The RNA shown here (SAM riboswitch aptamer (S box leader)) has 107 nucleotides and comes from Clostridium tyrobutyricum.

């Protein structure tokens, strides 16, 4: 920069000790112990394996399934809401779509 996907899912564990949820405003989470780090667990996003499709055949490709193994990822609330657009006849309140922004893969 480029596709995909962000409504599932995960600990009464062990050092630590004051903050954290990206930004903004709300707004919540924390000494019944934030981050951090280790262990554990979820998932399966890419490798592996196993099965099926396809070809004459091999390879590559697709499908589907495994989580025994590798390489990330996560693991409070929908990406905690919200911020720009625009839609439900108008104002509120509500609430629905897309954008941006982020965040994860993989190239």
């Nucleotide at each position: 920069c480029u596709u995909a996907u962000c409504a599932a899912g995960a600990g009464a564990g062990a050092c630590a000790a004051a903050g954290g949820g990206a930004u903004u405003g709300g707004u919540c989470c924390g000494a019944u112990g934030a981050a951090g780090c280790c262990c554990g667990a979820c998932a399966u996003c890419c490798a592996g394996c196993a099965u099926u499709u396809a070809u004459c055949a091999u390879u590559a490709g697709a499908a589907u399934g495994u989580a025994u193994u590798g390489g990330u990822g996560u693991c409070a609330a929908u990406u905690c809401c919200u911020g720009c657009a625009g839609g439900a006849a108008a104002a509120a309140a509500u609430u629905c779509u897309g954008a941006c922004a982020g965040a994860u893969a993989a190239g």
Model confidence (mean pLDDT): 81 of 100.